[in-house]
């Protein structure tokens, strides 16, 4: 340099080929329980890489940029 894959919560991942309030586990905060802690259970906080476009509607499709992984040279 060319091609290709990925980018969603603090971390690891889902989301049925464009539709309903974007979910799950761990972590974090609160509560129940316990003499206390832990465990268990319940509740809660928190996220779409940036920009633009298509569409009634975009995490999802298109363009561009950025970051990371891989292949080739």
């Nucleotide at each position: 340099g060319u091609c290709u894959c990925u980018g969603u919560a603090g971390c690891a991942c889902a989301a049925u080929u464009g539709g309903a309030u974007a979910g799950u586990g761990c972590a974090c905060g609160g509560g129940u329980c316990u003499u206390c802690u832990a465990a268990a259970c319940c509740c809660g906080u928190g996220a779409a890489c940036g920009g633009g476009g298509u569409u009634c509607g975009a995490a999802u499709c298109c363009c561009u940029g950025c970051a990371g992984g891989g292949a080739c040279g």

A computed fold for a 73-nucleotide RNA from Solobacterium sp., annotated as transfer RNA. Its Rfam family is "tRNA". Rfam's curators write: Transfer RNA (tRNA) molecules are approximately 80 nucleotides in length. Rfam classes the family as a transfer RNA. The organism belongs to Solobacterium, within Bacteria. It was read from a public genome assembly.